[in-house]
RNA sequence: AUUGAACGCUGGCGGCAUGCCUAACACAUGCAAGUCGAACGGCAGCACAGUAUGUAGCAAUACAUAUCGCUGACGAGCGGCGGACGGGUGAGUAAUACUUGGGAAUCUACCCAGUAGUGGGGGACAACACGAGGAAACUCGUGCUAAUACCGCAUACGUCCUACGGGAUCUUCGGACCUUACACUAUUGGAUGAGCCCGCGUCGGAUUAGCUAGUUGGUGAGGUAAAGGCUCACCAAGGCGACGAUCCGUAGCUGUUCUGAGAGGAUGAUCAGCCACACUGGGACUGAGACACGGCCCAGACUCCUACGGGAGGCAGCAGUGGGGAAUAUUGGACAAUGGGCGCAAGCCUGAUCCAGCCAUACCGCGUGUGUGAAGAAGGCUCUAGGGUUGUAAAGCACUUUAAGUUGGGAGGAAAGGGUAGUCGUUAAUAUCGGCUAGCUGUGACGUUACCCACAGAAGAAGGACCGGCUAACUCCGUGCCAGCAGCCGCGGUAAUACGGAGGGUCCAAACGUUAAUCGGAAUUACUGGGCGUAAAGCGUGCGCAGGCGGCUUUUUAAGACAGGUGUGAAAUCCCCGGGCUUAACCUGGGAAUGGCGCUUGUGACUGGAAGGCUAGAGUGCGGCAGAGGGGGAUGGAAUUCCUGGUGUAGCAGUGAAAUGCGUAGAUAUCAGGAGGAACACCGAUGGCGAAGGCAAUCCCCUGGGCCUGUACUGACGCUCAUGCACGAAAGCGUGGGGAGCAAACAGGAUUAGAUACCCUGGUAGUCCACGCCCUAAACGAUGUCAACUGGUUGUUGGACGCGGAGACUUCUUUAGUAACGUAGCUAACGCGUGAAGUUGACCGCCUGGGGAGUACGGCCGCAAGGUUGAAACUCAAAGGAAUUGACGGGGACCCGCACAAGCGGUGGAUGAUGUGGUUUAAUUCGAUGCAACGCGAAAAACCUUACCUACCCUUGACAUGGCUGGAAUCCCCGAGAGAUGCGGAUGCUCGAAAGAGAAAGUGGACACAGGUGCUGCAUGGCUGUCGUCAGCUCGUGUCGUGAGAUGUUGGGUUAAGUCCCGCAACGAGCGCAACCCUUGUCAUUAGUUGCUACGAAAGGGCACUCUAAGGAGACUGCCGGUGACAAACCGGAGGAAGGUGGGGACGACGUCAAGUCAUCAUGGCCCUUAUGGGUAGGGCUACACACGUGCUACAAUGGUCGGUACAGAGGGUUGCCAAGCCGCGAGGUGGAGCCAAUCCCAGAAAGCCGAUCGUAGUCCGGAUUGGAGUCUGCAACUCGACUCCAUGAAGUCGGAAUCGCUAGUAAUCGCGGAUCAGCAUGCCGCGGUGAAUACGUUCCCGGGCCUUGUACACACCGCCCGUCACACCAUGGGAGUGGGUUGCACCAGAAGUAGGUAGCUUAACCUUCGGGAGGGCGCUUACCACGGUGUGGUUCACCCCUGGGGUG
Repeated sequence: AUUGAACGCUGGCGGCAUGCCUAACACAUGCAAGUCGAACGGCAGCACAGUAUGUAGCAAUACAUAUCGCUGACGAGCGGCGGACGGGUGAGUAAUACUUGGGAAUCUACCCAGUAGUGGGGGACAACACGAGGAAACUCGUGCUAAUACCGCAUACGUCCUACGGGAUCUUCGGACCUUACACUAUUGGAUGAGCCCGCGUCGGAUUAGCUAGUUGGUGAGGUAAAGGCUCACCAAGGCGACGAUCCGUAGCUGUUCUGAGAGGAUGAUCAGCCACACUGGGACUGAGACACGGCCCAGACUCCUACGGGAGGCAGCAGUGGGGAAUAUUGGACAAUGGGCGCAAGCCUGAUCCAGCCAUACCGCGUGUGUGAAGAAGGCUCUAGGGUUGUAAAGCACUUUAAGUUGGGAGGAAAGGGUAGUCGUUAAUAUCGGCUAGCUGUGACGUUACCCACAGAAGAAGGACCGGCUAACUCCGUGCCAGCAGCCGCGGUAAUACGGAGGGUCCAAACGUUAAUCGGAAUUACUGGGCGUAAAGCGUGCGCAGGCGGCUUUUUAAGACAGGUGUGAAAUCCCCGGGCUUAACCUGGGAAUGGCGCUUGUGACUGGAAGGCUAGAGUGCGGCAGAGGGGGAUGGAAUUCCUGGUGUAGCAGUGAAAUGCGUAGAUAUCAGGAGGAACACCGAUGGCGAAGGCAAUCCCCUGGGCCUGUACUGACGCUCAUGCACGAAAGCGUGGGGAGCAAACAGGAUUAGAUACCCUGGUAGUCCACGCCCUAAACGAUGUCAACUGGUUGUUGGACGCGGAGACUUCUUUAGUAACGUAGCUAACGCGUGAAGUUGACCGCCUGGGGAGUACGGCCGCAAGGUUGAAACUCAAAGGAAUUGACGGGGACCCGCACAAGCGGUGGAUGAUGUGGUUUAAUUCGAUGCAACGCGAAAAACCUUACCUACCCUUGACAUGGCUGGAAUCCCCGAGAGAUGCGGAUGCUCGAAAGAGAAAGUGGACACAGGUGCUGCAUGGCUGUCGUCAGCUCGUGUCGUGAGAUGUUGGGUUAAGUCCCGCAACGAGCGCAACCCUUGUCAUUAGUUGCUACGAAAGGGCACUCUAAGGAGACUGCCGGUGACAAACCGGAGGAAGGUGGGGACGACGUCAAGUCAUCAUGGCCCUUAUGGGUAGGGCUACACACGUGCUACAAUGGUCGGUACAGAGGGUUGCCAAGCCGCGAGGUGGAGCCAAUCCCAGAAAGCCGAUCGUAGUCCGGAUUGGAGUCUGCAACUCGACUCCAUGAAGUCGGAAUCGCUAGUAAUCGCGGAUCAGCAUGCCGCGGUGAAUACGUUCCCGGGCCUUGUACACACCGCCCGUCACACCAUGGGAGUGGGUUGCACCAGAAGUAGGUAGCUUAACCUUCGGGAGGGCGCUUACCACGGUGUGGUUCACCCCUGGGGUG
């Protein structure tokens, strides 16, 4: 884009067209083929006329009955014509069909034209009458009768005669005669229709390869309308087939229709042409025509009637019914028109046809109103609360009236026919008939037609789908991987533009969507117009028949080809130009087109055919050359193994390490001799040969191919190649040999969780030979063969001609191979690149998404193994190629880090402290969970904190803002209560004279609201951890690449460093590194109080020193030497307080971990609102079988205890630090000086040093636990504080596997201070004292950086992913079997019918010598044959059980 559509939702009108695609399933009822009295006998019924009778009536007349048939007409019958057309359907049919174009051996009723004719007889049968049978259908017997029925005869050259109808004339009423029209007979031709034959074309399957006996042909005969094996007899053995026979499946064919730019692809409704069929199968009859839809006979199935004896039927005609189905209409009107049958005609018949009805089924047209209208109304939706949007939309105002409705009018479709008149023709004729003219009469189903006027009134008339991308159109709410959506991708797990609803929007519009189907896009079967190195795809290789293609040249031919003419290619359709309906759809006139086929004329370039010539392709001879080319035979040495003998002694062998194994019965080692088999070191090489597989010691014989040079010959002999034939590694198979080594299977030993493996010790087939099979490989260059053309460079092998050279040799050119690089070009890229994957030609093979599957079935081959050919169901939305960036690797190279190593000290074992898990509990609030949670948030849980639990209370609230009320707020006291709270009492601010007003605070009540440590850190901000103080992360421009991307940033050095230098298609830049900042180490300057002090102390001086704190100096590889590339830099040295970033700190790139935090704070959304908010008391966060983390103290003599004694730094202090003195064993008490601090206090530093004691023990170690007595803080130490004294004196004797920190003022060790804080420190943050050991080094563990490599990973190795097993479902193969369909062969059988025969029976016409005969019929029989039956095959489908693999989850 389209449809004979269907479904969902909706639905105003008209035009025009279509309407059982399924069950060729079954059919009730009605209709669909009759007509002619001008062929005939007639008269059942009707009309009419006549006659007769009767009744009524005065009569006219009316009625009834009977009869007759001159009449109109006509049931049934006889006869003629038509029922072979028209209408339906598509079952069958792959060719007895159709399309197109030809042909000869035919027929053709009615029609046209021509010719000739139609004479004279005869005998019957229906109807009818009578009788009979039967339920019926119907039938039988006897008798009568007509014809255009039937049968002879005559004629058949011509003439005459002649039936019937009409008519003129005549008539004895029988007919005669004349004429005309029609009819008839014979024949010739035409037209129309039909039959037959031929060429080309017309679906799929080769897993259908051979088919055929009347088969193919001939002769003769029969038969037909006609040619012909159409049929028969005889003879011959042919015919068809890879250009697809035969078989199987499917199918009516065509004009056309749909699509497409076209070529094509699909299709065959309506309309038109042809064919086939008519319940299924068979058969003939009649006829011009049938083997006959509404005819006959037979058989079968089904239905109906029946008196059970027997009969009837065929909607795939029009309506209609049932059924099937997703699905397809009225049991309508009319012959008015067009057409058909019959008829002289009028006319009759016509479900053909014309109309109407039903259906939005398709196409086309129209309408559902138009203009104005901002307060941008209300309502809805949304919102950043302002607004926005629906939206000029509505309302309102002003108009219009198409279509629908009502009333009235009103074409065309009508031409004929009939009557009359006239005229012409036929004719003897004015008759008849025909033609023409005039006027009259007169025919419409549709139809209430189309169309026109008028009336009324916006009046009765809009929906559907969609809104994540493709694809035009976005928000809110609900839901929460649920419900659901989905054409593909995909959406939904609490902020869904994707689900559902709503508002809004978009697209179409009487429709809109969905489903189904066809074509397109799809160059995705590629003729136009694709590919095959790696994506699917070159047969393993060659030879070669058919086939395809083929060098130069001359002549000829005219098959192909080209050009002209001509016939045909039905109409309709499509297209163009016109015309008619108001337009359009639709209808219609003309043209073009119909790509094709036939006939004919011409041309001679090209292809083909024929004849001749040539040598460039191809081949042959002569002369040379190289070679693991092939086959056979012979020979050789080295090595392994075995055997024999000698020497000789304890091991050998093997491995990562071992063991099995061999060996004292003498191995291994070594020497000598022998046997046997297999393979041929060095040469040896991207060297050679061969078609490929493949080929390697040497020699001999046989043999194939190649290359080179010149020359001679043949003269296109060529290239490719379906089927075919041959060769074809290894393994394997068969028979017979052989068997040294090696070695599947197997055995043993190891390894391992296991180890049916890798390793070891053995070891059989096999490997080897001969003969025969197998026929496959990553049979690879993953690259078919042949030919031509298209820049080069280098190496190498075989040859040839030259230059130079005495030669060895060198060099140039050329040719045939074999390699490396590379231009143009090609390629998706990788890459290929004269040896093409470049540019072309010829031929063959192969491919068409992945899996299923190279599987199943079938065929062929094979001894087998198996090979070859080779599907489908089902399933997925991918599978795949090349390249890119990362990440990863038990890949590689380089480098770094307390990463390892070297050391020192710990943890893990004990007690107690603290945090966590778990458990418990009314609650044990919450968070943090590998490193990067666990002395973490918490720099202080007795109350408070506090978020948790229990109990008791409050509800505009403890807190904020706004408004109202009344007065106070506030302070104090009392007593109830656990308290919150409740009851009662007392006091009054500023201004103003007062009235009154006002600020702040509080009470009461109502509302907006407050409040939430409730949820979501996976909605967020901010802050933080971590990789990691690792050296990285990027950008602009340029360049390269189709692109992702690359380059820069890689490389060579160097550094702590992407630090710096050099090089480079890159040049620059940014964030990081470093530096700038703080501190510490040195010096100088300035300044000196509370500091310091050389002045004896104080006072007082002084500011040199210490110190304090301001601003400075100093360090930069600056200098020297060496190394390096003349660089950067490194190594060493000098000087210096300090030397190569001097030490330490702050400082943390792009990013990663949906890392942590909604409980610091802020914040979206959700949730609670007499509670998840607020208040109070008590309890809990402190529980305790247990597990883990982190730290304290120890286990002791480098120590404990006692006594004496020395030296810090940095801090803190007014609700504070607190001196001296006194009391207490002590914690502490008392006391009050000093200090807002370089002044006073905390404050005694400790380890250390000196001396004493203890003597290796559960101790004079260790201090848990417990008892008693106290101190301090605080409203309060019970749950639940710290400390003191006396007493008690647990575990623990250095800690398993494992694991942590540290590189110098560091580890270790020792004490001091601070924050928090009423009190509480083994934690945290700081401070100083004493003060080590070790680093060979980078193999390994961990982490990291850069380069490179592989990748099937990209959530990125905690990745991806394979197979079995278990379960569920799905399709499918096999086996035994069962049931169908179809078909071959053999046989039986044989209805009806036709043809042949005929003894029986029978018979109107003709003949007869009257006896009969000719001819016919019935019967019987023969041949052919349908249904049916039997047997045996082929093929196909279905079913059940078992079983095999496959797919999905």